RNA sequence: CAUGCAAGUCGAACGAAGUUUUACGCUGGAUUGCGCCCUUCGGGGCAAAGUCCUUGUAAAACUUAGUGGCGGACGAGUGAGUAACACGUGGGUAAUCUGCCCGAUACACGGGGAUAAGCACUGGAAACGGUGUCUAAUACCCGAUAAGCCCCCGGCAUCGCAUGGUGCAGGGGGAAAAGAUUUAUCGGUAUCGGAGGAGCCCGCGUCCUGUUAGCUAGUUGGUGAGGUAAAAGCUCACCAAGGCAACGAUGGGUAGCCGACCUGAGAGGGUGAUCGGCCACGCCGGGACUGAGACACGGCCCGGACUCCUACGGGAGGCAGCAGUGAGGGAUAUUGCACAAUGGGCGAAAGCCUGAUGCAGCAACGCCGCGUGAAGGAAGAAGGUCUUCGGAUUGUAAACUUCUAUCGAUGGGGACGAAAAAAAUGACGGUACCCAAGUAAGAAGCCCCGGCUAACUACGUGCCAGCAGCAGCGGUAAAACGUAGGGGGCAAGCGUUAUCCGGAAUUACUGGGUGUAAAGGGUGAGUAGCCGGUUUGGCAAGUCAUGGGUGAAAUUCCGCAGCUUAACUGCGGAACUGCCCAAGAAACUGCUGAACUAGAGUAUGGGAGAGGUUAGCGGAAUUCCUAGUGUAGCGGUGAAAUGCGUAGAUAUUAGGAGGAACACCAGUGGCGAAGGCGGCUAACUGGACCAAAACUGACGGUGAGUCACGAAAGCGUGGGGAGCGAACAGGAUUAGAUACCCUGGUAGUCCACGCUGUAAACGAUGCUAGCUAGGUGUCGGGGCGAGAGUCUCGGUGCCGGCGUUAACACAAUAAGCUAGCCACCUGGGGAGUACGGUCGCAAGACUGAAACUCAAAGGAAUUGACGGGGGCCCGCACAAGCGGUGGAGCAUGUGGAUUAAUUCGAUGCAACGCGAAGAACCUUACCAAGGCUUGACAUGGAGAUGUAACACUAAGAGAUUAGUGCCCCCCUCGGGGCAUCUCACACAGGUGGUGCAUGGUUGUCGUCAGCUCGUGUCGUGAGAUGUUGGGUUAAGUCCCGCAACGAGCGCAACCCUUAUCCUCAGUUACCAGCGGUUAAAGCCGGGUACUUUGGGGAGACUGCCGUGGAUAACACGGAGGAAGGUGGGGAUGAUGUCAAAUCAUCAUGCCCCUUACGUCUUGGGCUUCACACGUGCUACAAUGGUCUUUACAAAGUGAUGCAAUACUGCGAAGUGGAGCGAACCACAAAAAAAGACCCCAGUUCGGAUUGUAGGCUGCAACCCGCCUGCAUGAAGUUGGAAUCGCUAGUAAUCGCGAAUCAGAAUGUCGCGGUGAAUACGUUCCCGGGCCUUGUACACACCGCCCGUCACACCAUGGGAGUUGGAAACGCCCGAAGCCGGUGACUCAACCCGUAAGGGAGAGAGCCGUCGAAGGUGGAGCCAGCGACUGGGGUG
Repeated sequence: CAUGCAAGUCGAACGAAGUUUUACGCUGGAUUGCGCCCUUCGGGGCAAAGUCCUUGUAAAACUUAGUGGCGGACGAGUGAGUAACACGUGGGUAAUCUGCCCGAUACACGGGGAUAAGCACUGGAAACGGUGUCUAAUACCCGAUAAGCCCCCGGCAUCGCAUGGUGCAGGGGGAAAAGAUUUAUCGGUAUCGGAGGAGCCCGCGUCCUGUUAGCUAGUUGGUGAGGUAAAAGCUCACCAAGGCAACGAUGGGUAGCCGACCUGAGAGGGUGAUCGGCCACGCCGGGACUGAGACACGGCCCGGACUCCUACGGGAGGCAGCAGUGAGGGAUAUUGCACAAUGGGCGAAAGCCUGAUGCAGCAACGCCGCGUGAAGGAAGAAGGUCUUCGGAUUGUAAACUUCUAUCGAUGGGGACGAAAAAAAUGACGGUACCCAAGUAAGAAGCCCCGGCUAACUACGUGCCAGCAGCAGCGGUAAAACGUAGGGGGCAAGCGUUAUCCGGAAUUACUGGGUGUAAAGGGUGAGUAGCCGGUUUGGCAAGUCAUGGGUGAAAUUCCGCAGCUUAACUGCGGAACUGCCCAAGAAACUGCUGAACUAGAGUAUGGGAGAGGUUAGCGGAAUUCCUAGUGUAGCGGUGAAAUGCGUAGAUAUUAGGAGGAACACCAGUGGCGAAGGCGGCUAACUGGACCAAAACUGACGGUGAGUCACGAAAGCGUGGGGAGCGAACAGGAUUAGAUACCCUGGUAGUCCACGCUGUAAACGAUGCUAGCUAGGUGUCGGGGCGAGAGUCUCGGUGCCGGCGUUAACACAAUAAGCUAGCCACCUGGGGAGUACGGUCGCAAGACUGAAACUCAAAGGAAUUGACGGGGGCCCGCACAAGCGGUGGAGCAUGUGGAUUAAUUCGAUGCAACGCGAAGAACCUUACCAAGGCUUGACAUGGAGAUGUAACACUAAGAGAUUAGUGCCCCCCUCGGGGCAUCUCACACAGGUGGUGCAUGGUUGUCGUCAGCUCGUGUCGUGAGAUGUUGGGUUAAGUCCCGCAACGAGCGCAACCCUUAUCCUCAGUUACCAGCGGUUAAAGCCGGGUACUUUGGGGAGACUGCCGUGGAUAACACGGAGGAAGGUGGGGAUGAUGUCAAAUCAUCAUGCCCCUUACGUCUUGGGCUUCACACGUGCUACAAUGGUCUUUACAAAGUGAUGCAAUACUGCGAAGUGGAGCGAACCACAAAAAAAGACCCCAGUUCGGAUUGUAGGCUGCAACCCGCCUGCAUGAAGUUGGAAUCGCUAGUAAUCGCGAAUCAGAAUGUCGCGGUGAAUACGUUCCCGGGCCUUGUACACACCGCCCGUCACACCAUGGGAGUUGGAAACGCCCGAAGCCGGUGACUCAACCCGUAAGGGAGAGAGCCGUCGAAGGUGGAGCCAGCGACUGGGGUG
């Protein structure tokens, strides 16, 4: 807001109009046609009676526009406004009203004049009127009568908190009424009372904001008047100047209030839907009228906005009634049925009206109940999913068998709700309910499955897509994403979102805190307030107990009952914790009276003190000035320089000037409220303490506001200025150095007066009072004592018990136990910022947010790690030494570059002569080219063959292809085995990826001395103790101590080797003695004595002595001994760390390739080369080189082998081959030693490079091997910064062997020969161990982390201004309307008058006060936007 409906009713108040029926009468018409007549038999004419229409009268019934009465103030809706007597609760009304209803008393007599409707005329488009005329009443008016009603007058009685009320009698004055009717009744008037309803007043309660602190002129009160139903500034005149406010006035914001509802153990917190009570509102604002009741949702008037109609003149409207429509929105229903019930209005009643209500419809919106089947059923079906391929799971689930029928559907029956004797009356509704037949047929979804939190696998994805309540998940094996299978939860629902309470003791009344987590005011004096000693009397406000009233119903709880049950409903009880009243009690609090002295204060007598203010005085020192002496420096620093000084400094002597501060005493000593106070003297002055107990008699405590004080710096005015010294200048330091250091130096520091008002103003600990173990110092006073000392009061420290505390710690100076008061806190950042206000000269101070953002910020303690922290100790860690690397050439590895490929891995120590104990092919993984596809290799099936292999030939780079030759084994003759080929499929294969998915192995800290456990104890706990401490050791090795006692893995020992001895054995080893042979020789006989070999044993244990030490452990020294304090060396590597290394040794999950990322082949590459690095070799030479001569090892290896003697070759080597499967033979020595030459040079050093000639291995030395001869003869003359190894048979130096291996070591692993120097010592560098300390670190200092700048985004402050809003104020205008005045105009009732007319009264009109909207003005407030600008947050 279209449309419909939601408030009408009464004809028994009235006139009038109309309808119907009946009766009677009448006029005309229509229709039927008893009877009669005519007839062509089709029909036609006359016509009684009836019916219908028109019309008149009467009666009855009914309808109704109007007059009149009652009702439209109820019912229904909504929550805009309202912070208020609006609401709740309890009172008052002696300050009031009340229609209808009930009770009581009394009454209703006589008159009168109008008017609507109607009729006539008429205006207007309409809405709506106008004029004339007629008429009725329960409409209106006048008069009479009337009391215990009202008014006035005075009186008596009685009651009340006051005004005053009540009762009684008297006098005067005044005010009423209506009839209707079917004769049952229903109405009317006055008065009193009742019931129910309403008005007004009061106590108490009722949100946020102080960044709103002052508000108020009808304001507060009085007198008088007016006004109302009624009190009152409610209104007015006059008078007074009051009233409210920190116990929050005024202003701003928000909001209907309550019963109740949600939540909670409660106290509370939140909410105010449905139901019920109250209020307010009805398009917005104002106003009155009528009425019992309204300032009136479906009434009126005016103003405004909007919508509609219009003939443009003018009119109409108000769904926040029920439906419904539009719009808005995340979102909310039918333009239904009925008055049958309940209730309401009118009526005498019948009845009418009722979108109240009763019902139905729509929506899983909520609550409740029920179903979607039940029992049996294992081949554990199929399918799905997973799989370790065996199986598991879905799962008795299904199928299948038997049974049942709630709901739904069909058929039959069928209510209660209806209500006093009967009848009638059902919208819901053929609904609920009952019965029958009959089918498992038609009926399950949603969320979740990492933790909180019940429930797990697979695949896909790969920090993507996505998830997410918190923390977080996802970067190739995701129980966290998506899908599937399975599972869990709830179920006609399930999940999400929003909001509220809870958990949250996280605003703490119940029930918290403030040393360090957020939090004690910088300190005092003191106002209001709060709290307050002892005794006693009174009062009864608080308090307690008793009784009464109220606390509506519904709700809640308990019990019972009704719908099949429940939800729901009915009945009874409890509860409603509150408020009020009455009469009591008097312990406590309070008020009041009296008293007391223990709190507090005063007086008296003392001593202590850097307490304060003012004035004066003093010496030391610095600086400056003057003069003297004196000469070249002074000064300053880590080292320097700037600076001062030959114009004479510094130093030194004397004199003087000036300012500031007061050495020693001096002390966790003193004083003060705090800030703070330090030479001496004087004056003035505050406080504390002690003693004794004279006086006052609770005078006290705390303290919001308030007032005062308040370090340093800073500000203002005027002084002062020695030293010091922001700013500033210079010199250094440094990458820089607007710093630290140095040289100067201005404000300032000092004084006077004024301001500022803050500090880590700290004990990070407010003040007061009482109580609660000790020990030990110290300051002041006092008592006792000869003294030592002891007792006591007040202050100031340390340790410590109970107790407290998160812990640390506090602990009579509490952070303990109590009481009182004040202040402050409530996650971090934003921010002590912004805005506003107050203060200030300024600087700034005080008060003090929000948006936004994070999931933390923080405290204490623990374990580690770390420190340019500390202590102790160790290590070739440094130092002391010796020799190297880094420079050269070459070798080798790596990086880089290059390349078709230069395969891959290793990358600080702990990769880089590493994997690789040996890349020409092979290896080989790389590249190019050529081939193969069940494959080079394994297993399984079918078929074929006896091949295949081997040898040869041909093509080809080869793989390969073709051909020739050869033609397997066993056998019971069935076949079997073996091998090859062909076919198909499972599969093979991969040095492809991931070492950050793994096993195994390895490196490293580190052969460092550590790492742990059980029980006990301590701690809330993490953890600690043990394991720390005192010693000692190589050692957590041992001893002692100890709330620890024990134990394990590590250390050590046991094992191997080496050094000495004994014993056994004695060949291939050995040879002392005996014998033999030889040129010589263990060569031979022989012998095991020695050496030696390899079995067994002994030996060393701090065992012995001394000293030290705790008498211990142990250390030092000594003896003996081959060896002495683990004798030397090796093997042996705790818990762990490094996501250390390796998927290319091997194994392996997952992923990937499958005519290729597999496999075969040829050739190439891994061997490149401007360069850089690591590791080595050779050198640079004379401690050497060359030549000659001549000795001495150990450990190994050798049959595809080592190879002697011999011969050839300059040589590598060749020929040849004895011996040896090896203590037998062979490989097989060098340095050293002796002699000679070289003579310090790029050499007789050095040997690279190159040429050339050869040798060896091997299918093959071009890319790309090793060796030899001759020739060539580079760099290099001892190596910058830096850096490595080594402590004794070690370094250095010299050669020898082996593995790998066809060949190819300067590498690696071993072996012996020769054989040193040095270690004062632990300050420093590096690494490590133990204890301790700090920490904002814990992927642990290669950590963490601060600020600017740059970029993006977000919110916000300022901002010239601009736009809007709400409220108030001043002025102007002033509608309707009430009120007042006037009222020449208008008017029936009453009065006078015969009348005309007049009077009384009323009204229109006009004027005035008030007055809404409107206009205008200034001031304040709130909000939006705003160029530019400020900081903030996040990335």